[in-house]
This record gives sequence, C1' cells and structure tokens, in this order.
RNA sequence: GGCGCAUUCGUCUAACGGCUAGGACACCACGCUUUCAAUGUGGGAACAGGGGUCCGACUCCCCUAUGCGCUA
Repeated sequence: GGCGCAUUCGUCUAACGGCUAGGACACCACGCUUUCAAUGUGGGAACAGGGGUCCGACUCCCCUAUGCGCUA
C1' cells in the first nucleotide's frame, strides 16, 4: 500500500429498515436496618464523525477517524 472485521450509556452486551434504543454491573435517590452490608423500589445516562438512499436508517451505500487481523 491492498483487503477484511469492529466502533451503542462509566464498563460489558442486545436490537427482521418501522421502539420512548433494551439488559447486567456501576452511579444517584428513597425504603428496610441502631448503622453498614445484603435486599426492594425508582431515576439519570449511549448509536465514532460527515454525507447519501428511503415515507422512515443503530441497521443499507460512500468517505473520514480509531483499533484489530490477513496479505505483498
């Protein structure tokens, strides 16, 4: 250089082109407890960036960025 794969809450991980983007842990608040832990209830928090296709895009296409792998 060429080719391929991946990129989603703080972390990990889901999501037939038709959701308010789900779950676990973590965090915050409240309850329980003399207190802490455990536990229960509730809450905040994410689609790498930019274009395109489409009535509609996390999902399809292109470019860019980052990481990983294969190859000369």